[in-house]
RNA sequence: CGUGUGCAGGCGCCUAAGGCGGGGAAUUUCAUUCUCAACCCGCCGCGGGGGAACCAUCGGUACCGGCGCGAGCCGGUCCAGGGGCGAACGGCGGCAUGGGCCGUCGGGGUCACUUUCCGGACCCAGCCCGACAGCUAACCUCGUCGGCGUCGGAAAGCGGAAAU
Numbered sequence: 001c002g003u004g005u006g007c008a009g010g011c012g013c014c015u016a017a018g019g020c021g022g023g024g025a026a027u028u029u030c031a032u033u034c035u036c037a038a039c040c041c042g043c044c045g046c047g048g049g050g051g052a053a054c055c056a057u058c059g060g061u062a063c064c065g066g067c068g069c070g071a072g073c074c075g076g077u078c079c080a081g082g083g084g085c086g087a088a089c090g091g092c093g094g095c096a097u098g099g100g101c102c103g104u105c106g107g108g109g110u111c112a113c114u115u116u117c118c119g120g121a122c123c124c125a126g127c128c129c130g131a132c133a134g135c136u137a138a139c140c141u142c143g144u145c146g147g148c149g150u151c152g153g154a155a156a157g158c159g160g161a162a163a164u
Stems, first nucleotide, its partner, number of pairs: 011149004018044006045144006055134001059079002062077006081132001082129004089106007107124005113157007
C1' cells in the first nucleotide's frame, strides 16, 4: 500500500416503511436531575387489502342421457379450487401422484442521480386468507418492517463543485 473479516462512529442506498406529540423508564453514575433506548398510545404523511352502481366476466378439444332437420340447448357425471403481499411468473416436455421435481423456451427483478440502449454478473424465495374477494364512490380495515455498502460502456435529462 492492497485485499478479506469483525466491532464502533459517520455518510449513503433499496423499500410504503417517514415526521411530530404524549407516556415510559432500561443502561451508565457513589448518587440525583435533564436528555435518552426498548416498549405503549395518538395525529399527519405514505403504502396495502376489503367493499356498490356502470362496465367487464359468466370453466372444459372429456363422458353419458334427453330434445332439435341443424347450428345448438337442457340435465347429470368427471376434471380443475380460488385469492392477497412480493420481481419471485407463463408455455411445452419428462418423471412423479403427500400436491411436487427436473429440463427447455419465454417473461420478470437487482447491480448507487433519473430514463433509454449495449455488454456482463446474480436472483426468480417466503408468508398469509380459508371455499371467499373482477373493477369500485361512500365506507371498513391493516402495515409503516426489514436488508445493504453496490460491474462496465453510450446517449439524453436533472443536479452539484471548483476556477476565472